[in-house]
RNA sequence: UUAAAUGUUUUCUAGGGUUCCGCAAAGUUUUAUCUUUGGACUGGACCGAGAGAAAACUCACAGCCUUGCUGUGUCACGGAGGGAUAAAAGCCCGGGAGAA
Numbered sequence: 001u002u003a004a005a006u007g008u009u010u011u012c013u014a015g016g017g018u019u020c021c022g023c024a025a026a027g028u029u030u031u032a033u034c035u036u037u038g039g040a041c042u043g044g045a046c047c048g049a050g051a052g053a054a055a056a057c058u059c060a061c062a063g064c065c066u067u068g069c070u071g072u073g074u075c076a077c078g079g080a081g082g083g084a085u086a087a088a089a090g091c092c093c094g095g096g097a098g099a100a
Stems, first nucleotide, its partner, number of pairs: 007057006015047002020044002022041001023038005059073006075095001077098001081093003
C1' cells in the first nucleotide's frame, strides 16, 4: 500500500432510555376520571450490538452413492465528537480516527 464472506435476514440477550400503557406523588373532583410531575419507578411495550447468542439462507473449499447431500469455515483493542427518534444506548457515522 492492497484484498477478502469480516455475507444477509430473523428471533433474542447484555445494555438503554421514557413517547404510549402501567406504577407512584400532587392537584382538581362528578370519587373515577382529568391534569401535572417522577425512570435516583420493578414492569408491559419500545430501541438494541462489527467486535454477544441462536436459527435459517447464502458463499467458499473438500468429500461422495455427483446436480444434490454431507462435512469444514479460524480474527476483532478502540476514543473524543456528532446524529436520529420522545429519549438514551454496546443504535448510526463506524470493523471509522487512532492503537497493535